[in-house]
């Protein structure tokens, strides 16, 4: 708005928190490097390279989560015009329209949080 219908996916952003990857600390090991004849010896973490555990997101980040009320693109959907056509209820194809819109606290998930999800809710003017 009589009713109905106002729509669904995707990309992307605000914002999000710590699964995994970086990043930091911290520690333990490999190689190497020095002492020693040497030894399954000692020393070197303020030297080089390189695993492993643990902590850290008050670590900028990458993976990832991400909006009714952000943006974008497809598609549906409404009405208008042409097309094709047994001239039909159907086909293609163009144009228009898909408005408006303050919002808690609390719960929920996924590792874990959020403008996600309860939710155009409660509730307000």
């Nucleotide at each position: 708005c009589g009713a109905a219908g106002g729509g669904u996916u995707c990309c992307c952003u605000a914002g999000g928190g710590u699964u995994c990857c970086g990043c930091g600390c911290a520690u333990c090991g490999g190689c190497u490097u020095c002492c020693g004849g040497a030894a399954c010896g000692g020393a070197a973490g303020c030297g080089g390279c390189u695993g492993g555990u643990g902590c850290g997101g008050c670590c900028u980040g990458g993976u990832c989560c991400g909006a009714g009320a952000g943006g974008g693109a497809a598609c549906g959907c409404g009405c208008c015009g042409a097309u094709c056509c047994g001239c039909g209820a159907g086909u293609u194809c163009g144009g228009c329209g898909u408005a408006c819109a303050c919002g808690g606290a609390g719960g929920g998930a996924c590792a874990a949080a959020a403008g996600c999800c309860c939710g155009g809710g409660a509730g307000u003017a």
The RNA shown here (Guanidine-I riboswitch aptamer) has 125 nucleotides and comes from Cohnella lubricantis.
Model confidence (mean pLDDT): 79 of 100.